Predicted 3D model of a 72-nucleotide RNA (transfer RNA) from a Cerataphis brasiliensis yeast-like symbiont. Model confidence (mean pLDDT): 82 of 100. Rfam family: tRNA. By type it is a transfer RNA. The gene name in the source record is tRNA-Ala-CGC-1-1.
RNA sequence: GGGCGUGUGGUCUAGUGGUAUGGCGUCUGCUUCGCAUGCUGAAGGUCCGGGGUUCAAUUCCCCGCUCGUCCA
Numbered sequence: 001g002g003g004c005g006u007g008u009g010g011u012c013u014a015g016u017g018g019u020a021u022g023g024c025g026u027c028u029g030c031u032u033c034g035c036a037u038g039c040u041g042a043a044g045g046u047c048c049g050g051g052g053u054u055c056a057a058u059u060c061c062c063c064g065c066u067c068g069u070c071c072a
Stems, first nucleotide, its partner, number of pairs: 001071005007065001010024003018055001026042002029039002048064005
């Protein structure tokens, strides 16, 4: 330099165009003398950035960036 893939809360992850799912973690409450476990509820996301298509984009298209992988 070129090909392919990847990017979603702190972390990992689901999501076939209609404002996003779950696990872990954090916090509140219950349970305990206390801790752990268990149960309950809550907070936390401009879905990598910009542009395009569309009534409507995390999703489709283009460009850029990050990371991974292969080739040279």

The sequence is in RNAcentral, with records from GtRNAdb. The source organism's lineage runs through Eukaryota, Opisthokonta, Fungi, Dikarya and Ascomycota.